RNA sequence: UCCGGUCCCCGGGCGGCCGCCUGCGGCAUGCGCCGUAGGAGGAAAGUCCGGGCUCCUCAGGGCAAGGUGGUGGGUAACGCCCACCGUCCGCAAGGACAGGGAAAGUGCCACAGAAACGACACCGCCGGACGGUCGGGCAACCGACGACGGCAAGGGUGAAAUGGUGAGGCAAGAGCUCACCGCGGAUCGGGCGACCGAUCCGGCAGGGCAAACCCCACCUGGAGGAAGACCGAAUAGGAGGGUCGCGUGGCCCGCGCCCAGACCCUCGGGUAGGCCGUUGGAGGGCAUCUGCGAGGAUGCUCCUAGAGAAAUGGCCGUCACCGCCGCUUUGGCGGCGGCAUCAGGACCCGGCUUACGGGGACCGGACACU
Numbered sequence: 001u002c003c004g005g006u007c008c009c010c011g012g013g014c015g016g017c018c019g020c021c022u023g024c025g026g027c028a029u030g031c032g033c034c035g036u037a038g039g040a041g042g043a044a045a046g047u048c049c050g051g052g053c054u055c056c057u058c059a060g061g062g063c064a065a066g067g068u069g070g071u072g073g074g075u076a077a078c079g080c081c082c083a084c085c086g087u088c089c090g091c092a093a094g095g096a097c098a099g100g101g102a103a104a105g106u107g108c109c110a111c112a113g114a115a116a117c118g119a120c121a122c123c124g125c126c127g128g129a130c131g132g133u134c135g136g137g138c139a140a141c142c143g144a145c146g147a148c149g150g151c152a153a154g155g156g157u158g159a160a161a162u163g164g165u166g167a168g169g170c171a172a173g174a175g176c177u178c179a180c181c182g183c184g185g186a187u188c189g190g191g192c193g194a195c196c197g198a199u200c201c202g203g204c205a206g207g208g209c210a211a212a213c214c215c216c217a218c219c220u221g222g223a224g225g226a227a228g229a230c231c232g233a234a235u236a237g238g239a240g241g242g243u244c245g246c247g248u249g250g251c252c253c254g255c256g257c258c259c260a261g262a263c264c265c266u267c268g269g270g271u272a273g274g275c276c277g278u279u280g281g282a283g284g285g286c287a288u289c290u291g292c293g294a295g296g297a298u299g300c301u302c303c304u305a306g307a308g309a310a311a312u313g314g315c316c317g318u319c320a321c322c323g324c325c326g327c328u329u330u331g332g333c334g335g336c337g338g339c340a341u342c343a344g345g346a347c348c349c350g351g352c353u354u355a356c357g358g359g360g361a362c363c364g365g366a367c368a369c370u
Base pairs, nucleotide, nucleotide: 001366002365003364004363005362006361007360008359009358010357011356012319013318014317015316016315017314018313020039021038022037023036024035025034026033027032041342045353046352048351049350050349051348052347053224054223055222056221065220066219067218068217069216070084071083072082073081074080085099086097087096088095089094100215101214105213106212107209108208109207122155123154124151125150126149127148132145133144134143135142136141163181164180165179166178167177168176182204183202184201185200186199187198188197189196190195228276230274231273238267239266240265241264242263243262244261245257246256247255248254283302284301285300286299287298288297289296290295321338322337323336324335325334326333327332
C1' cells in the first nucleotide's frame, strides 16, 4: 500500500428569525391574542418471536394442531444473548450449522449408470474342458470368438457405488490375511455436561435424506389497547308510585283498573359524550463489588411527547466535523464545497430482521523497504 475479519460508537452543539402541536398562566370570553414550559428514532419500520397489562364460559388430563431441538448458563420470558462442545468452510484472523433419532416402520433419491438397497456387471480381469465355430499346424497343440463359471482390482456413470492407504496372498481378485488410519463395542481416566483421551476387543456390523411422513423430549388456553374500567345526558322507550281519570246505579269514602289516557315523581339499562387505561419503566447515566462472558448486586443521580386520524418544519449565522486546493517557519493559516441519507410515535417493554450515512479500535493475509 492492497485485500480481508471482528467489535464498538455516532447520527451534530449554540444563537437568531418565521411557522406547527400540547400543557399552564393572563387578557378576552367571538373565531382568538400574549407570555411561558415542553415536543420522535437508531432503526420510531417489518409486526417475525418473547413478555407485562386487560377481558373471556380459570385453561387439570387426553386427542388434535403449531412450535422448539448439542451442552451449561443469563433473563420476566424467548426461537434472543453468552461461554463451551462437535461437524464443515477458510492459508489465517475468523465464519456457517433446523446440531435429537436412519439397527421401529413407510416413502424419496432427477439425469446418467449394470446397479441408488437388497439387488447388480457395460467395458474389463481370470479359469478349465472343448463335448462349439473360425484360422494356423503333419501332429501334439496354439490363437481369436462364443458358451459356462469365478472376480469386483482397474475403467466408465453419478451429488452419492457397500471403509481408505500399503504389503502379503491368489488363476484373477476380494478384510481373504496383516500394519496404520477410520468405524463399532467394552473398560479406565478427565469434564457439572455436550464431549475428550488412553488401553483392549471386533474384520466392518452393511449408502444418503427426518425445514419427507414418522418416533422421542420439551413448550403453547383464546382474544387483544378499537383490550378493558368508571361517570353518564337530551329525546324515545321500560319498571314502580302518586294525582286527575275509568269501572263499581248517581255522589263521597273504600275497592278494582290503567290490555283507555294526561301530568308529575322515583328507579334502572343503553346511546352521544366525558374520564381513566396512557406513559416513571424488567428505564437511562456514573461509581464500587462480583462473574471468562451474557449479566447480577448495592449506592448516588437523571428523565412526564403523548392527543384527536394524529404536531415536532424551514431559513440564516457561528462552532465542531469531513473533502479538495493554495501557502507554510511543519506548529498551522487561508479559500471553496459538503453537512445529508434511511425514515416518523399511537398501550408499553426485551429481542430479531430489514433500510441508510459516517467514524474508531483491534486482528489476519499478500507485497515492498529497513
Bacterial RNase P class A from a Planctomycetota bacterium, 370 nucleotides, folded computationally. It matches the Rfam family "Bacterial RNase P class A". The family's RNA type in Rfam is ribozyme. The gene name in the source record is rnpB.